[in-house]
Context: one part of a larger RNA
RNA sequence: ACCUGGUCAAGGAACUCGGCAAAAUAGCCCCGUAACUUCGGAAGAAGGGGUGCCCCCUUUUGGGGGGCCGCAGUGAAAUGGCCCAACCGACUGUUUAGCAAAAACACAGCAUUCUGCUAAGACGUAAGUCGACGUAUAGGAUGUGACACGUGACCAAUGCCGAAAGAUUAAGGUGAGAUGUUAGUGGUAUUCGUAUUACGAAGCUUCGAACCCAAGUCCCGGUGAAUGUCGGCCGUAACUAUAACGGUCCUAAGGUAGCGAAAUUCCUUGUCGGGUAAGUUCCGACCUGCACGAAUCGUGUAACGAUGGCCACACUGUCUCAACGAUAAUCUCG
Numbered sequence: 001a002c003c004u005g006g007u008c009a010a011g012g013a014a015c016u017c018g019g020c021a022a023a024a025u026a027g028c029c030c031c032g033u034a035a036c037u038u039c040g041g042a043a044g045a046a047g048g049g050g051u052g053c054c055c056c057c058u059u060u061u062g063g064g065g066g067g068c069c070g071c072a073g074u075g076a077a078a079u080g081g082c083c084c085a086a087c088c089g090a091c092u093g094u095u096u097a098g099c100a101a102a103a104a105c106a107c108a109g110c111a112u113u114c115u116g117c118u119a120a121g122a123c124g125u126a127a128g129u130c131g132a133c134g135u136a137u138a139g140g141a142u143g144u145g146a147c148a149c150g151u152g153a154c155c156a157a158u159g160c161c162g163a164a165a166g167a168u169u170a171a172g173g174u175g176a177g178a179u180g181u182u183a184g185u186g187g188u189a190u191u192c193g194u195a196u197u198a199c200g201a202a203g204c205u206u207c208g209a210a211c212c213c214a215a216g217u218c219c220c221g222g223u224g225a226a227u228g229u230c231g232g233c234c235g236u237a238a239c240u241a242u243a244a245c246g247g248u249c250c251u252a253a254g255g256u257a258g259c260g261a262a263a264u265u266c267c268u269u270g271u272c273g274g275g276u277a278a279g280u281u282c283c284g285a286c287c288u289g290c291a292c293g294a295a296u297c298g299u300g301u302a303a304c305g306a307u308g309g310c311c312a313c314a315c316u317g318u319c320u321c322a323a324c325g326a327u328a329a330u331c332u333c334g
Stems, first nucleotide, its partner, number of pairs: 004326001006324002010320002014318001019315001027051005036041001038146001052068007069073001081313001088305002093105002109144007121130003147300004152230003157227002159223004166218003172212002177207002180204002184199006231249005258292001259289001270286005
């Protein structure tokens, strides 16, 4: 010096990414207890007081009276720190067995969609099984995620649904016609044996127009809690500034309510206010939203959280700044 566990003057977070770690709080009884709230909670809120032993009385796990001791009476041990205002997720729950427990997943609730039962859907080559010994208040799929208030515009693209008039369209059907082959027929040559050439029935073969014909696609319509998308330029008010207003181009339609430097803001430590002596974080505003925005939900929200950020109180060796003694281990000597 290290490990473990203690104590500490004055100060009290000055430490540090960050109060990490430690300290502090603590049981039981009494008093008392705010905002907010879904009226259940918040709440053990917060903040105070009491607590041992002996005697007497009593309505006897209690209460009352009197007395005694200590620095200290839940006398050791076990045994909540608390407050303020914001973000996210409603909550209890679940998860990366072995670096992540979370704001991720799930969830009740909400919505859409499919399915009439031999259900849809799933597994299997099949038989068959699950769904379900269920039957639309049921089952499957998808999205959202308690609750409150809401959930705007666009059907042009993509998807889905519908409709069946037209266009297009496969195999197949039918098969006009054509190809090859050759019994045969004709011509030519002939040494009369044949050779060569043209045509060519039937059969077989190969090809094949027109015509008939499904879904689909095109076309038409619908559909957003379907995948998704939701503009630009110019001018204008009697200071200036700004633009309720006007013009113009484009579009399927140009972002509504609400929120906004945000878990989203690049410029940016934006600007103003608050908190500090001093604040790139934090809280409240502003809106110039690089690049929020409405079930890939929007905005709020009591309760809850080993979640992440900020502030205060209490408390402390985290620190100023170190010190002391103990245990274990180690070393030296015996």